[in-house]
Context: one part of a larger RNA
């Protein structure tokens, strides 16, 4: 192990997709498998409950009755699930018509700005710190102006603003492509939710092959600083950081909240769509309405903090996880990687 739980106490998978399963809208006929209900049959005896007997009483024991919650066969009942046949439009989904958007992916440009080359000007330092030196620098630096080269990353707009499943996405333009939102209500007509297995996406580092290199910078070297100083601080500086292919598959992958539906006061921002109303038309106001993202909040829920129509309230449907702390997200096995290591995942022993 019945249960109870999962924002923060252990515990929601990084997410998506989708297979088996589970579960599932309004109505009609039908069958009649689940379901109910009467009947027979079996459901040994003991054991166990009840009433009653025997041993001087009990324990023990004999008797009758229950009980044996189950099984099967018949009749029968149809209101829920189910099956099979048939309608329906309010879940889904198609479609026509509008909007936004750093959604994805290629190709090509752009302006600043830091380096570094040449050339001008021009000289005695520059740089760096808490003060310094290590380091640059009369072989002309630093500053400064002209040109060239390269490579990375997009100032301002930018905003609890946008998109996207989730990682994530920000100069500009082309091309090709995904998703969402409002409006109509033409058309399918339950076609849905969810998801064990599976399978694909998946930051940073880090791998493998070839490429690129500006500033940045583990490691490393010096310089400081200190009792030391394998640091902090300073000068350098390789891997990386970038592109292209393939691999890795983890993270505080966080809202530490798993997906769907539906129901349950209200008040202000914003971002995107739609209607009426003012208005002569606009625009701009307010109002009403989907659809996203924030504050604040009533009920209710919470250990308590908070949470409250983007719930952690009410309820239903599936998955996933958690069951004391350390050993230990370790060890063996096993599957996967090139490898780092992933994933799965114990125990002794000990508080």
């Nucleotide at each position: 192990u019945u249960g109870g739980g999962c924002g923060u106490a252990a515990a929601g998978a990084g997410c998506u997709c989708g297979u088996a399963g589970g579960c599932g809208g309004c109505u009609u006929g039908u069958u009649g498998c689940g379901u109910c209900g009467g009947c027979u049959g079996u459901g040994a005896a003991a054991a166990c409950c009840c009433g009653g007997g025997g041993c001087u009483c009990a324990a023990c024991u004999c008797c009758g009755g229950g009980c044996c919650u189950g099984c099967a066969g018949u009749c029968g009942a149809u209101a829920c699930g189910g099956g099979c046949a048939g309608g329906c439009u309010a879940g889904a989904g198609u479609c026509c018509g509008g909007c936004a958007g750093g959604g994805g992916a290629g190709a090509c440009u752009g302006g600043a700005a830091u380096u570094c080359c040449u050339g001008g000007u021009g000289u005695a330092g520059c740089g760096g710190u808490g003060a310094a030196a290590u380091g640059c620098g009369c072989a002309g630096a630093u500053a400064u102006c002209a040109g060239g080269a390269g490579g990375a990353a997009c100032a301002c707009c930018g905003g609890u603003g946008g998109c996207g499943a989730a990682g994530g996405c920000g100069g500009g333009u082309c091309u090709c492509u995904g998703g969402g939102c409002c409006g109509g209500a033409a058309c399918u007509g339950a076609c849905g939710c969810u998801a064990a297995g599976g399978a694909g996406c998946g930051a940073a580092a880090g791998c493998g092959u070839g490429g690129g290199g500006a500033g940045c910078g583990a490691a490393c070297a010096g310089g400081a600083u200190u009792a030391g100083a394998u640091a902090c601080c300073c000068u350098g500086g390789u891997a990386g950081u970038c592109c292209a292919c393939g691999c890795c598959g983890u993270a505080a992958a966080c809202g530490u909240u798993g997906g769907g539906c539906g129901c349950u006061a209200g008040g202000u921002g914003u971002g995107g769509g739609g209607g009426a109303c003012c208005u002569u038309c606009c625009a701009c106001g307010g109002c009403c309405u989907c659809c996203g993202u924030g504050c604040c909040g009533c009920a209710g829920c919470u250990a308590a903090c908070g949470c409250a129509u983007u719930a952690a309230g009410c309820g239903c449907c599936c998955c996933g996880c958690c069951u004391g702390g350390g050993g230990a997200g370790u060890a063996c096995g096993g599957c996967c990687g090139c490898a780092a290591g992933g994933c799965u995942a114990a125990a002794a022993c000990u508080c």
A computed fold for a 351-nucleotide part of an RNA from Candidatus Frankia meridionalis, annotated as small-subunit ribosomal RNA, central domain. The source organism's lineage runs through Bacteria, Bacillati, Actinomycetota, Frankiaceae and Frankia. The prediction has a mean pLDDT of 90. The sequence was found in a public genome assembly. Rfam family: Bacterial small subunit ribosomal RNA.